Predicted 3D model of a 350-nucleotide part of an RNA (small-subunit ribosomal RNA, central domain) from an uncultured bacterium.
Context: one part of a larger RNA
RNA sequence: CUGGGCGUCAAGCGCGUGUAGGCGGGGGAUCAGGCGGCGUGUGAAAGACGAGGGCUCAACCCUUGGAGGUCGCGCCGAACCGGUUUUCUUGAGACUGCGAGGGGCGGGUGGAAUGGUUGGAGGAGCGGUGAAAUGCGUAGAGCCCAAUCAGAACACCAGUGGCGAAGGCGGCCCGCUGGAGCAGGACUGACGCUGAGACGCGAAAGCGCGGGGAGCAAACGGGAUUAGAUACCCCGGUAGUCCGCGCGGUAAACGAUGGACACUGGGCGUGGCGGGUAUCGACCCCUGCCGUGCCGGAGCGAACGUGGGAAGUGUCCCGCCUGGGGAGUACGGCCGCAAGGCUGAAACUC
Repeated sequence: CUGGGCGUCAAGCGCGUGUAGGCGGGGGAUCAGGCGGCGUGUGAAAGACGAGGGCUCAACCCUUGGAGGUCGCGCCGAACCGGUUUUCUUGAGACUGCGAGGGGCGGGUGGAAUGGUUGGAGGAGCGGUGAAAUGCGUAGAGCCCAAUCAGAACACCAGUGGCGAAGGCGGCCCGCUGGAGCAGGACUGACGCUGAGACGCGAAAGCGCGGGGAGCAAACGGGAUUAGAUACCCCGGUAGUCCGCGCGGUAAACGAUGGACACUGGGCGUGGCGGGUAUCGACCCCUGCCGUGCCGGAGCGAACGUGGGAAGUGUCCCGCCUGGGGAGUACGGCCGCAAGGCUGAAACUC
């Protein structure tokens, strides 16, 4: 480079915004390019290819005429491609109206539970387990009542449900704010898709400084279990879990399925917004768009399965794979406070 691939065999970047680049809707005029046709110049001969002839056959032998290749010029052609246009509206966007939502940020606030403290009442146990023990308790525990403090999480609603690009998001109220959907068709007129680099976001754990600390709980201590028990069970318990600011940048970051567009049978359920019909009102009947589930046809698939939200049929762009181990290691580089991350081999071996 070509070819084949990426749900589960190796392989989709964790997700987005977007630069260069690649690719790109309908019409008009145009023709630099590519393509086709005709003509023409050149492409020495030999060789190679095809047709015929000659060496008694044949040949990497001799010979006749032919085709061909590359480059250029002229003319013609229309689809393509490119640039162009005072062109179009279906792609895209804007506008108006409407409703839905745990989307994000900030502030406030509520009750249940848990734990602590104080007071009252009470008087011997409590707790825990398979059974126990460590532990707590006559310095009055546990239990009950009252008062008060603290931090964290929000039972029911709750869903096979909703929102978000992903990570993720759940008591209630207020403020600020992003996105999507539906309806209308009065605007712009291809403004689009993708996206190497780049930039931003990014669960949990972890790190720095400061705060906070109820419950839970790595490490750690103790009690059990056991042959042992650096575990599973029990009693404790520190980081951490929470908040502010900063760092880190990983994951089974999963739908293990990159993004966009077009086309291609159905059935059932559900969330949002409409339209029609009936009888004023539709939860019921018919129906449109968007989302989200289940089942299945053709097709696809090695099978499992997938099946209009494709893993079907096509187009465009990006990323990635190339036997197992060695190894996501070493070395180098870049990043990080560190932990480490990103990039990423080879020898050797099967």

The RNAcentral record of the full RNA draws on ENA, Greengenes and SILVA.